[in-house]
The prediction has a mean pLDDT of 79. The RNA shown here (Bacterial RNase P class A) has 397 nucleotides and comes from a Bacillota bacterium. Lineage of the source: Bacteria > Bacillati > Bacillota. Its Rfam family is "Bacterial RNase P class A". It is annotated as a ribozyme.
RNA sequence: GAAGUAAGCUGGGUAAUCGCUGGCGCAGUAUCGAAAGAUCGCGCGAGAGGAAAGUCCGAGCUCUAUAGGGCAGGGUGCUGGGUAACGCCCAGUGGGAGCAAUCCUAAGGAUAGUGCCACAGACAUGUAGACCGCCGAUGGCCAGUCUGGCUCAGGCAAGGAUGCAACGGUGCGGUAAGAGCGCACCAGCGGUGCGGUGACGCAUCGGCUAGGUAAACCCCACCUGGAGCAAGACCGGAUAGGAAUGCGAUACGGUGGCCCGCCGUGCAUUCGGGUAGGUCGCUCGAGCGGAUUGGCAACAAUUCGCCUAGAUAGAUGAUUGCCACCCCAAUCGUGCGAGGCUAAAGCCGCUAUCAGCACAAGGGGAACAAAACUCGGCUUACAGGCUUACUUCCUUA
Numbered sequence: 001g002a003a004g005u006a007a008g009c010u011g012g013g014u015a016a017u018c019g020c021u022g023g024c025g026c027a028g029u030a031u032c033g034a035a036a037g038a039u040c041g042c043g044c045g046a047g048a049g050g051a052a053a054g055u056c057c058g059a060g061c062u063c064u065a066u067a068g069g070g071c072a073g074g075g076u077g078c079u080g081g082g083u084a085a086c087g088c089c090c091a092g093u094g095g096g097a098g099c100a101a102u103c104c105u106a107a108g109g110a111u112a113g114u115g116c117c118a119c120a121g122a123c124a125u126g127u128a129g130a131c132c133g134c135c136g137a138u139g140g141c142c143a144g145u146c147u148g149g150c151u152c153a154g155g156c157a158a159g160g161a162u163g164c165a166a167c168g169g170u171g172c173g174g175u176a177a178g179a180g181c182g183c184a185c186c187a188g189c190g191g192u193g194c195g196g197u198g199a200c201g202c203a204u205c206g207g208c209u210a211g212g213u214a215a216a217c218c219c220c221a222c223c224u225g226g227a228g229c230a231a232g233a234c235c236g237g238a239u240a241g242g243a244a245u246g247c248g249a250u251a252c253g254g255u256g257g258c259c260c261g262c263c264g265u266g267c268a269u270u271c272g273g274g275u276a277g278g279u280c281g282c283u284c285g286a287g288c289g290g291a292u293u294g295g296c297a298a299c300a301a302u303u304c305g306c307c308u309a310g311a312u313a314g315a316u317g318a319u320u321g322c323c324a325c326c327c328c329a330a331u332c333g334u335g336c337g338a339g340g341c342u343a344a345a346g347c348c349g350c351u352a353u354c355a356g357c358a359c360a361a362g363g364g365g366a367a368c369a370a371a372a373c374u375c376g377g378c379u380u381a382c383a384g385g386c387u388u389a390c391u392u393c394c395u396u397a
Base pairs, nucleotide, nucleotide: 001393002392003391004390005389006388007387008386009385010384012323013322014321015320016319017318018317020047021046023044024043025042026041028040030039031038032037049368053379054378056377057376058375059374060373061228062227063226064225068260069259070258071257073224074223075222076221077220078092079091080090081089082088093107094105095104096103097102108219109218113217114216115213116212117211131160132159133156134155135154138153139152140150141149142148143147168186169185170184171183172182173181187209189206190205191204192203193202194201195200232280233279234278235277242271243270244269245268246267247266251265252264253263254262287306288305289304290303291302292301293300294299325365326364327363328362333359334358335357336356339348340347341346
């Protein structure tokens, strides 16, 4: 200098004028209203995010009975920690990618059972299988002096072919030809010992050995009621405690389904009537920041400090000036300036008119995007700028 990897921050600042919304305090018998309640005045002070998005997980909170239990269903799936909890985070183990820093992982069980592996191929569930082949030692046939020939019986699955995958792989010995038949190394499976909390790793021994697939059904381990702020609670006021049909105690209803238990006495459908008001829920939190200690870390404890929207047809804005950031081409400016650009050929320039760099002036631009009960995560989007650590390559000293 170039190319990467991981993490973090920012993503405009400031001043003035006008405007909007809320909180706190003061003031009143002010205005509106049937009421509940709302509005108006003065002062102080506050007002969109890192993702507010997705609505994918987990909770807090509210209701579901005063009473639950089970099954089905659903979710997670290596180990150990963290957390209120999680499908999240941290650290590891196995496997994979990368030269590496690092990144990904749908990672329990195929010896509980069922299913599938098309086509091709002899053979892809059974100790199966012979298309091209190898042998023919023993038996058989022909020739025949030694012996040679055929490959019928028989033996083989090592070679070739097919296929994603072929009954462990490579090599040596052995055999009539072969085969873990034997041996060496390796993979797999199993036993033993050692290390580790554990997943697992290392060493050693052994018969030698059909597989794959569970992101197929399934088995195993753990977790799991339902509905959701349009949840729900209260105040004021109004109406029709309505009508019809059907079922009905051996029935029906009771916050997903089924069963048991328990509770209640009506339930279902249709027609019709009243209420479009107001307040709460609604923001002090598993909250944020600093320091110390423990821990590899996630995080935890102690201590000190801070309070940072609460709208309801939905506020948080508009204008102007200055500063900051990014881009642009040319020369009317200023300062450096002998090199600059390119893969190369070459082009431009060299004491200055400007090749090139920087500043000034001028013009343009400024990402993704908007709270609606709250929080912990994950996923997705993001112009430009900055910081830290690490990896690889090139060059120089």